[in-house]
Record summary
Predicted 3D model of an 81-nucleotide RNA (c-di-GMP-I riboswitch aptamer) from a soil metagenome. The RNAcentral record of the sequence draws on MGnify. It matches the Rfam family "c-di-GMP-I riboswitch aptamer". About the family: GEMM was predicted in a large-scale screen for bacterial structured RNA regulatory elements. Its mean pLDDT, the model's own confidence on a scale to 100, is 88.
RNA sequence: GACAAGGGCAAAACCGCCGUAAGGCGGUGACGCAAUGCCUUGGGCCCCCAGCGCAAGCUGGUGGGUUGCCAGGCUGCCGAA
Repeated sequence: GACAAGGGCAAAACCGCCGUAAGGCGGUGACGCAAUGCCUUGGGCCCCCAGCGCAAGCUGGUGGGUUGCCAGGCUGCCGAA
């Protein structure tokens, strides 16, 4: 980062399984993505538990999730301007 080339990943939804849940895995399927490849280090958001509160909600956690929420770190294909 190009009306290039070879390609890659795979949203929602559906089905099956795991999980209290957020969500994850596999299959189908493509909304998109030039790092939408890998890593929770910082922040955000979500779940669970506990506490406070009439409630709305707030606070904490050595708990869990989201890398397709953002940032950061590491790595990678091609080679026009």